[in-house]
């Protein structure tokens, strides 16, 4: 340099044009307990790496850029 894969909550990730983005772990609060853990209940937390474009509508499609990993040179 070229190609390909990925970037979504603190972490691991699902989702893929059309209800306000799902879940697990974690965090916080409560119930329970002598207390902690476990269990159960509840809550907060991501406007989807950035900028444009197409479109009635974009996390999703297209273009460029950034970051990470891999293959080739």
């Nucleotide at each position: 340099g070229u190609u390909c894969u990925g970037g979504u909550a603190g972490c691991u990730c699902a989702g893929u044009a059309u209800u306000u983005a799902a879940a697990g772990c974690g965090u916080c609060g409560g119930u329970c307990u002598u207390g902690u853990a476990a269990a159960c209940c509840g809550a907060a937390a991501a406007u989807c790496g950035g900028a444009g474009g197409u479109g009635a509508g974009a996390u999703u499609c297209c273009u460029c850029c950034c970051c990470a990993a891999a293959a080739c040179a």
The prediction has a mean pLDDT of 82. Transfer RNA from Himantura uarnak, 73 nucleotides, folded computationally. It matches the Rfam family "tRNA". Its family is annotated with triplet codon-amino acid adaptor activity in the Gene Ontology. The sequence is in RNAcentral, with records from ENA. RNAcentral records the identical sequence in 2 taxa.